């Protein structure tokens, strides 16, 4: 330097054709259970706000009624190639 894949809550990871962003798991806090704990079970678990509400998919932009999805620059991370 050229190509090719990915970047989504704390962490793993889904999100169909562009149509309800964070299912499901893991961990965490709280209850339950038990003499105690361990597993198990149940409830809550992106941020900001008393609330109504409003913001979030690596970082600006564009298309579009609508963008994690599709197009453009740019960071990063793995891999080919030179």
């Nucleotide at each position: 330097g050229u190509c090719g894949u990915g970047g989504u809550g704390g962490c793993g990871g889904a999100a169909c054709u562009g149509g309800u962003a964070u299912a499901c798991g893991c961990g965490u806090g709280c209850g339950u259970c038990u003499c105690a704990g361990a597993a198990g079970c149940g409830c809550a678990u992106c941020c900001u706000g008393c609330a109504a509400a409003g913001g979030u998919u690596g970082a600006g932009g564009g298309u579009u009624c609508g963008a994690g999805u599709c197009c453009c620059u740019c960071c990063c991370a793995c891999g080919a190639c030179a």
Record summary:
Predicted 3D model of an 82-nucleotide RNA (transfer RNA) from a Candidatus Tayloriibacteriota bacterium. The prediction has a mean pLDDT of 81.